[in-house]
Molecule: transfer RNA
Organism: Asanoa ishikariensis
RNA sequence: CGGGCUGUGGCGCAGCUUGGUAGCGCGCUGCUUUCGGGAAGCAGAGGUCGUCGGUUCAAAUCCGGCCAGCCCGA
Numbered sequence: 001c002g003g004g005c006u007g008u009g010g011c012g013c014a015g016c017u018u019g020g021u022a023g024c025g026c027g028c029u030g031c032u033u034u035c036g037g038g039a040a041g042c043a044g045a046g047g048u049c050g051u052c053g054g055u056u057c058a059a060a061u062c063c064g065g066c067c068a069g070c071c072c073g074a
Stems, first nucleotide, its partner, number of pairs: 001073007010026004020057001028044005050066005
């Protein structure tokens, strides 16, 4: 320098192909249960999707630039 993959709640991931209310597991908070803890059950908080633009009625999703990590090539 060129190419590929990845980036989504605290953590690990799905959703992207086929644009239409952002989800799952663990964790966290409250309540019930227990003498208490744990486990279980119920309820809830927490992300506007790496970033900046474009397309569109509508973008996590499509297009372009950039940033970061990993891999391959030179």